[in-house]
RNA sequence: GGAGUUGAGCAGGCGAUCGCGGUCCUGAUUUCAGGACCGAGGAAAGUCCGAACUCCACAGGGCAGUGUGCCUCGUAACGCGAGGGAGGGGCGACCUUACGGAUAGUGCCACAGAAAAUAUACCGCCUCGCCACUGGUGAGGUAAUGGUGAAAUGGUGCGGUAAGAGCGCACCGCGCUGCUGGCAACAGGAGCGGCACGGAAAACCCCACACGGAGCAAGGUCAAAUAGAAAAGCGAUCCCUCUUGGGAUUAAGGCUGGCCCGUCCGAUGCUUUUGGGUAGACCGCUCGAUUUCCGGAGUGAUCCGGAAACAAGAUGAAUGAUCGCUAUCCCGAUAUUGUCGGGAAACAGAAUUCGGCUUAUGCUCAACUCCGGUA
RNA sequence: GCUGGCGUAGCUCAGUAGGUAGAGCAUCUGAUUUGUAAUCAGACGGUCGGGGGUUCGAUUCCCUCCGCCAGCUCCA
Numbered sequence: 001g002g003a004g005u006u007g008a009g010c011a012g013g014c015g016a017u018c019g020c021g022g023u024c025c026u027g028a029u030u031u032c033a034g035g036a037c038c039g040a041g042g043a044a045a046g047u048c049c050g051a052a053c054u055c056c057a058c059a060g061g062g063c064a065g066u067g068u069g070c071c072u073c074g075u076a077a078c079g080c081g082a083g084g085g086a087g088g089g090g091c092g093a094c095c096u097u098a099c100g101g102a103u104a105g106u107g108c109c110a111c112a113g114a115a116a117a118u119a120u121a122c123c124g125c126c127u128c129g130c131c132a133c134u135g136g137u138g139a140g141g142u143a144a145u146g147g148u149g150a151a152a153u154g155g156u157g158c159g160g161u162a163a164g165a166g167c168g169c170a171c172c173g174c175g176c177u178g179c180u181g182g183c184a185a186c187a188g189g190a191g192c193g194g195c196a197c198g199g200a201a202a203a204c205c206c207c208a209c210a211c212g213g214a215g216c217a218a219g220g221u222c223a224a225a226u227a228g229a230a231a232a233g234c235g236a237u238c239c240c241u242c243u244u245g246g247g248a249u250u251a252a253g254g255c256u257g258g259c260c261c262g263u264c265c266g267a268u269g270c271u272u273u274u275g276g277g278u279a280g281a282c283c284g285c286u287c288g289a290u291u292u293c294c295g296g297a298g299u300g301a302u303c304c305g306g307a308a309a310c311a312a313g314a315u316g317a318a319u320g321a322u323c324g325c326u327a328u329c330c331c332g333a334u335a336u337u338g339u340c341g342g343g344a345a346a347c348a349g350a351a352u353u354c355g356g357c358u359u360a361u362g363c364u365c366a367a368c369u370c371c372g373g374u375a
Numbered sequence: 376g377c378u379g380g381c382g383u384a385g386c387u388c389a390g391u392a393g394g395u396a397g398a399g400c401a402u403c404u405g406a407u408u409u410g411u412a413a414u415c416a417g418a419c420g421g422u423c424g425g426g427g428g429u430u431c432g433a434u435u436c437c438c439u440c441c442g443c444c445a446g447c448u449c450c451a
Stems, first nucleotide, its partner, number of pairs: 001371010012326007020039008041347001045358002048356005053215004057263002060261004065211005070084005085099001086097004100206002105204002108199002117153001122146001124142008154172006173195001174193004179188003219283004229274006236249005253265002276450002290309008328344007376447007385400004394431001402418005424440005
């Protein structure tokens, strides 16, 4: 100097003038005026996950269904994060994995090839026989050689054999047993041995764990208006009582995913349909699993302790415009520090809140790796 | 905010137990005809919305991104 890898930060600042929204104070008091303070994000986005909170009759059990899937830890929780292990990629810094099970079972592996799962003999090799004898053919043995394919059933080497083959041996691999290290996933090495029926579960499936549902348009209060208007369907038993009435059991029905069971409520009740009224005001609405700083524990995610702070709450939807100075980046000039001039500034707007993931995007800083050159 | 569906040739649509994509219309050429239409024969036309992953192989299975369409919410 070039090419990369990983991590972190920012998303302009200050002042003035005018215009908006909220809170508080003062004065007015139907409106209103003045002052102080605050006023879009790192993703506010996608709505992919998890919750807080609210409501439903209980949030009980089971089946079906859905989701997750190495180990340990973190967290309110998660399909998220941290650390580690194994597989894979890269010269490397590093990256990546949808990472339980193929002997519980069923199904699939096109075409090619002899043959694609307990599936094999097309070419070829060896032995014997025959013939019309550079060749061909029959029987037997073979799976070491070649071919096809993404993949051909242990691999390499030596010996052995008619030719071969774990047929035998050595190493690797595979299986079983126990030892050492580690909380664990796993790693290492030792002994013995039949020496061997592939791949994929983002195929169905098996195993382990988790899951009641709906969602701030949740939910609550007030006001107004009309018509609790019409129709249809769905009930029995028992006791008390003069009747009205009261009580118990059960049926229709009653959870906001389906089915079954249990519990509870339950006839002036429940379900369905037609029709009618309203579209208003307020709360929920921002003090939170909150933010910042310091100290401690931990490899880290994070946790503990102390101190300080209050950072939008709109509702057809505010958070803006202009000017000046200045920060960053780019270009040019000049004497390198420096100075001057010109230009640019991405992705993009809160709507109950929070923890993540994913996607879009401008710049800066730091550390590390490789290549080349120079001293 | 919630729920569901779609994207394939110029146009309208099939396809999908994963084995390498079709029909009709349109366009072009030839035949036939005095000539046109009709008819017959043939040809052309494809990032299967984009990207990534699983697999030997993806329109099809999974993840993510883009675009389009439809439905739902009050009282009694």
Record summary
Two RNAs folded together computationally: RNase P RNA and transfer RNA, 451 nucleotides in total. Model confidence (mean pLDDT): 77 of 100. Rfam match: Bacterial RNase P class A. Rfam classes the family as a ribozyme.